RNA sequence: GGGCUGUUAGCUCAGCUGGCUAGAGCGCACGGAUCACACCCGUGAGGUCACUGGUUCGAGUCCAGUACGGCCCA
Numbered sequence: 001g002g003g004c005u006g007u008u009a010g011c012u013c014a015g016c017u018g019g020c021u022a023g024a025g026c027g028c029a030c031g032g033a034u035c036a037c038a039c040c041c042g043u044g045a046g047g048u049c050a051c052u053g054g055u056u057c058g059a060g061u062c063c064a065g066u067a068c069g070g071c072c073c074a
Stems, first nucleotide, its partner, number of pairs: 001073007010026004019057001028044005050066005
């Protein structure tokens, strides 16, 4: 230098063939339960979907570029 691939919550990840309000587990906060703690049960907070632009009535999803990580080739 070239090719492929990944980037979504604090962490690990799902999200199909573009569609209404973006989710799960763990963690965190609060409440319940307990003499108390853990386990357990309930509720809640937490996201500019890496960034910039484009296509579209509509983009986490499609296209281009950029950044960072991984693999391969030279």